Model confidence (mean pLDDT): 83 of 100. The RNA shown here (small-subunit ribosomal RNA) has 1514 nucleotides and comes from an uncultured prokaryote. The RNAcentral record of the sequence draws on ENA.

RNA sequence: AGAGUUUGAUCAUGGCUCAGAACGAACGCUGGCGGCGUGCUUAACACAUGCAAGUCGAACGAGAACACUUCUUCGGAAGUUAUUAAAGUGGCAAACGGGUGAGUAAUGCAUAGGUAACCUGCCUUUUAGACUGGGACAACUCUCCGAAAGGGGCGCUAAUACCAGAUAAGACCACAGCUUCCUUGGAAGCAGUGGUAAAAGAUGGCCUCUUCUUGAAAGCUAUUACUUGGAGAUGGGCUUAUGCGCCAUUAGCUUGUUGGUAGGGUAACGGCCUACCAAGGCUUCGAUGGCUAGCUGAUCUGAGAGGUUGAUCAGCCACACUGGAACUGAGACACGGUCCAGACUCCUACGGGAGGCAGCAGUAGGGAAUAUUGCGCAAUGGAGGAAACUCUGACGCAGCGACGCCGCGUGGGUGAUGAAGGCCUUAGGGUCGUAAAGCCCUGUCGAGAGAGAAGAAAAACGGGAUGGCUAAUAUCCAUUCCGCUUGACGGUAUCUCUAGAGGAAGCACCGGCUAACUACGUGCCAGCAGCCGCGGUAAUACGUAGGGUGCAAGCGUUGUUCGGAAUUAUUGGGCGUAAAGCGCGUGUAGGUUGCUAGAUAAGUUGAAUGUGAAAGCCCUCGGCUCAACCGGGGAAGUGCAUUCAAAACUGUUUAGCUAGAGGAUGGUAGAGGAAGGUGGAAUUCCUAGUGUAGAGGUGAAAUUCGUAGAUAUUAGGAGGAAUACCUGUGGCGAAGGCGGCCUUCUGGGCCAUUCCUGACACUGAGACGCGAAAGCGUGGGUAGCAAACAGGAUUAGAUACCCUGGUAGUCCACGCCGUAAACGAUGAGUACUAGGUGUUGCGGGUAUAAACUCCUGCAGUGCCGACGCUAACGCAUUAAGUACUCCGCCUGGGAAGUACGGUCGCAAGAUUAAAACUCAAAGGAAUUGACGGGGGCCCGCACAAGCGGUGGAGCAUGUGGUUUAAUUCGACGCAACGCGAAGAACCUUACCUGGAUUUGACAUCCUCUGACAGCCCUAGAGAUAGGGUUUUCUCUUCGGAGACUGGGCGUAGAGGUGCUGCAUGGCUGUCGUCAGCUCGUAUCGUGAGAUGUCGGGUUAAGUCCCUUAACGAGCGCAACCCUUAUCCUUAGUUGCUACCAUUUAGUUGGGCACUCUAAGGAGACUGCCGGUGUUAAACCGGAGGAAGGUGGGGAUGACGUCAAGUCCUCAUGGCCCUUACGCCCAGGGCUACACACGUGCUACAAUGGCUGGUACAGAGGGUCGCCAACCCGCGAGGGGGAGCUAAUCUCAGAAAGCCGGUCUUAGUUCGGAUUGGAGUCUGCAAUUCGACUCCAUGAAGUUGGAAUCGCUAGUAAUCGCGAAUCAGCAGGUCGCGGUGAAUACGUUCCCGGGCCUUGUACACACCGCCCGUCACACCACGAAAGUUAACCAAACCAGAAGUCGGUAUACCAACCUUCGGGAGGAAGCCGCCCAAGGUGUGGUUGAUGAUUGGGGUGAAGUCGUAACAAGGUA
Repeated sequence: AGAGUUUGAUCAUGGCUCAGAACGAACGCUGGCGGCGUGCUUAACACAUGCAAGUCGAACGAGAACACUUCUUCGGAAGUUAUUAAAGUGGCAAACGGGUGAGUAAUGCAUAGGUAACCUGCCUUUUAGACUGGGACAACUCUCCGAAAGGGGCGCUAAUACCAGAUAAGACCACAGCUUCCUUGGAAGCAGUGGUAAAAGAUGGCCUCUUCUUGAAAGCUAUUACUUGGAGAUGGGCUUAUGCGCCAUUAGCUUGUUGGUAGGGUAACGGCCUACCAAGGCUUCGAUGGCUAGCUGAUCUGAGAGGUUGAUCAGCCACACUGGAACUGAGACACGGUCCAGACUCCUACGGGAGGCAGCAGUAGGGAAUAUUGCGCAAUGGAGGAAACUCUGACGCAGCGACGCCGCGUGGGUGAUGAAGGCCUUAGGGUCGUAAAGCCCUGUCGAGAGAGAAGAAAAACGGGAUGGCUAAUAUCCAUUCCGCUUGACGGUAUCUCUAGAGGAAGCACCGGCUAACUACGUGCCAGCAGCCGCGGUAAUACGUAGGGUGCAAGCGUUGUUCGGAAUUAUUGGGCGUAAAGCGCGUGUAGGUUGCUAGAUAAGUUGAAUGUGAAAGCCCUCGGCUCAACCGGGGAAGUGCAUUCAAAACUGUUUAGCUAGAGGAUGGUAGAGGAAGGUGGAAUUCCUAGUGUAGAGGUGAAAUUCGUAGAUAUUAGGAGGAAUACCUGUGGCGAAGGCGGCCUUCUGGGCCAUUCCUGACACUGAGACGCGAAAGCGUGGGUAGCAAACAGGAUUAGAUACCCUGGUAGUCCACGCCGUAAACGAUGAGUACUAGGUGUUGCGGGUAUAAACUCCUGCAGUGCCGACGCUAACGCAUUAAGUACUCCGCCUGGGAAGUACGGUCGCAAGAUUAAAACUCAAAGGAAUUGACGGGGGCCCGCACAAGCGGUGGAGCAUGUGGUUUAAUUCGACGCAACGCGAAGAACCUUACCUGGAUUUGACAUCCUCUGACAGCCCUAGAGAUAGGGUUUUCUCUUCGGAGACUGGGCGUAGAGGUGCUGCAUGGCUGUCGUCAGCUCGUAUCGUGAGAUGUCGGGUUAAGUCCCUUAACGAGCGCAACCCUUAUCCUUAGUUGCUACCAUUUAGUUGGGCACUCUAAGGAGACUGCCGGUGUUAAACCGGAGGAAGGUGGGGAUGACGUCAAGUCCUCAUGGCCCUUACGCCCAGGGCUACACACGUGCUACAAUGGCUGGUACAGAGGGUCGCCAACCCGCGAGGGGGAGCUAAUCUCAGAAAGCCGGUCUUAGUUCGGAUUGGAGUCUGCAAUUCGACUCCAUGAAGUUGGAAUCGCUAGUAAUCGCGAAUCAGCAGGUCGCGGUGAAUACGUUCCCGGGCCUUGUACACACCGCCCGUCACACCACGAAAGUUAACCAAACCAGAAGUCGGUAUACCAACCUUCGGGAGGAAGCCGCCCAAGGUGUGGUUGAUGAUUGGGGUGAAGUCGUAACAAGGUA
């Protein structure tokens, strides 16, 4: 510090997710040791049991027992125990310590102040004292009631308990002074008068004084306690300011409320309380209400600013079963006190009682989850005490838990045969791996043994010394020295020794993010997953294994917080199109605000002081062996307060100024607004005339109107609405909006000129006003248009588009509504920042007679464009630039601008405005493609123009389907279907039935044997089995080796036309022989990409030329290659024959001129001429030429597309079979047949059939072959045998054609299917199932519907010939030649393609994408007659305990008394207040509810096709 994820790719926006750190955690797997920490986050739920607050005999009275000793009359007594225990009076403590966080959004906390409005026990210091008396009550004895708890009565008694009196330096109260200080009219000090209020002793020691005289106390003395004041310290009370959550879908709240006066009350101010008076007080700077929450130091995180948390530790607060109340006290309205009410639990004799773990342990329950009913007061601290000491679940320790942090260990060295084994493997090897074993060592932790009273401990006590008090050497106090004693932890830490590598490693992950890969299993199953996403037979993503990576006594997962997230943006974001500018204005509060000078000092800045507790964080030093942990010191704590200073800026204030703003004056343009009046054109209707059969409407029609006279036309009239031309990115207005003309009223702007006011300004939350269309209300009006509706069309349907009608409405008046893509999708204002060019309004200058023209200023309104900005598009003085001020708004998509609530509205609805749930995207701009029922240009037998076919018939052949034991398999739009198959009777053959076989038909290795092999016989369908017979391989170093045959062993291996063409290679098809596809460098762009390759011409062509931020290049095109067309040279046999001779015959001899053959050359290049064209490329025409613009044909197929085809040509990964899915054999099948389709053949006839004669090819094949002559057969063919390994021989007769004859339009002398008979040939074999021949038979068919195919010249059409395959079998295929046309105006349309451009929501790319209803399932939510629960509010009733007030009539020890009583107290009663409770009402929130509503999500459901292209009606 970033990364993944929207896309084909890109940039930006934007969400989601991850990597980090942390935790009082929990869960899963695993687990050696120690140190230090830490441990009910849930039920403030309920609690059994034990303990957690007592202590003091030096305040007081009383006072056991066990036990022991002594005595004893054995009954007991005395003493010790015993200054005892247990209790009581009294004092102090119990208000601390400990727990918890329910409540509390302020009676709280934090920070800084105030208290002149206060208190403070114990403690320190200081002042003055401590006198004289008195009466009780507990305990106790006796007694009564009660189950108990407990209570009553009579009687006795002490005190540091209680009471009365005296005294009063201070103190307090009243009156009245002075000084100082400060400010609520008070404080401090000084002095005066009057009044009020105190006390307690205990212990130790001593005899100086006094009295008795062994010694004591009444005395002295020491300590301590007590009383009154002062001061301090400490701790509190009250109070002020500021800060400390969310919700406005909570906007108004308040009657003791706000203030005053008087009184009461309190320690103290105060409506704290009461009476009276006034009507205030709080609030958009958020009152009131609701929800949530203890606050802080700090913790976690973060670079910081911030955000989160408030466990442990520390400070404060609140609470103690729930609610209320007071008492005591210095302090409580009191956790382990009291009273009352309530709920709950327990005891009970049923009458009544007891209790409060949110103390420490512990139990039940809840929960994912949190410990021992431990030891000790040794230390620290606390209470009491003079002290010893007692108490102390505070605390110190131990126990449990890997809950966290920190540390240590599980060994170290050496060790290659790289062991065994596992895993992988290309079978060679690699890896686990120096890892192990082995050898040599060490000894941490753990185990055992020993040492260890080390440290943690100083006080107190005893003794000594010095000093003080004192009469004193006593006692006591202070300081100091010595001695003695005390340890829960714990026989622990630590140390030593012994043995011994021995007892001690797991967890997660390995597709990317993110370090780490292979095998097997599985087969969209099982499963994984934080996000993207894996899994459908080769899964690095599931499960397992091997290996690896990371961390390590832990590792992962889950949850939560911060971070990353600049994703709430103060630091540090945005709003034209991504989410986001209110529709517009006026204007309140608020915010901001021109220039100059003075004052001030609130903000601001600086300095100082105080505070910011400790702990924590940070730095440093130190202590535990280190660390965690702990100790000392420092820094920091960005804050707050006070004081001083400064005066630039902001604020405040004073005085001015004129540049902002406004006013006055003079002009000016305008569809600015309101009202009234008025004009013409047009539509419609009415009346009348003319006139006749149609009109109207559409893509085409029909509905409709019209013979009752329409449409058309003429004239007149009625009525409503709108204002052609002018008209203009022209004008006006804030926006909505505004359009004939005239009048009246009226708002604003602009320009010019000087004068005036003197900051009067800008923005603007709320508020108020305006606000298109549609809609609503009332009343009018209604010509045209026109939702709804009706009809006609279209259509599969058509509740639409089109047509004919037509009502609301549109118009007017008044009143509502308050919304629009109310858009410049751009808030308002001010200033600044290049220009160019239009236009509107008003000026100035020049010029002119004037209008123009030209220059220029201000204000508006457009276009282009620089800097700059922007994600890009684009904006650009009318900013989306640079800045400032103010307002509004945004924070992923959907749900949703919806629900609920509020406000407004007559309603429709508007406004404000969520959540549950769901997704990983949604969206913007631009790029490349693809596509379009977008556009432009161009090409192609694409159409058109022609010729001939197919589709109809019969047959052949292929396919589908059906059938079958099998009808083997593959190929399926073009680009499968006479295709693989250039040839299925057996074989082929892969299929079926049956019969055999198992190292096999074939290959290699090992071993044994033998040459191999041939021939014959038997069984059998054959494979095969049995028997017989013939023969005896080559080389040799003689050991053997090799080839071949047969037998055998193998969980070596062979074999498989078994599966996967979607694992592959290779080959092929197709777009397409279309003209395209790319690269390097450079340039442009943030980038994907673009340019080049576009544009203008031209071409068959990205062919070439020109222009040009491109310049070049590559694969394609073309050319090079083959063939054909002309000529030349060379060469003439098997070819040829002009000439000579010869023959039936180039037959033969000459000959090689010609033809031809086959080698090499020539030739054609837009080269030449003319024209057009840009001086180009090129095109057109011409000449020459055998050939002319690629001469014809072929081969040649760019980057790529179709997961195209082929595992059955071959090769090959993986999977599968292995007495079978291998292999052998016989027979059958691939040849079936209701039917459908494709491709062909033959025809339907006279341009023909038949028949006689006759002519002319080319290219091929041939020795297991082609086969001549000749003979036989009607023929297929047979016999025969010459020649030929081929320019020699042969297949081989070419056919159409030509010349004759015949047939005469018919199912025929057309056509030949089918069938019968007889044959030929091939072959082991012709039945299933061959071809051919002859005789006989003679179907359908008379030119073919919709539709559709081929072809542009030696082509179509037509005619025959050959070859491959092949024993035989062609109508197919591949070739060959013969005869030999017609037509092309042209590119509108169909199909396909190329280039440019445009739109796009497509990118699997239109066979795309995608919307809504309905049906089904699930989920959350809303409404709902209601039902129910909780909380709150006000009203009324009620009124416990208790304070306060009143009362005195029961009653009463202290004082007074005249003894009657009084003073005083006080039960009881009454009153105010008031908790629980009750009654009915209202509100808020939650749960639930038949039914209902929309929403979301679901595998491939249904119906349509709304949107995206002009999406087919933008």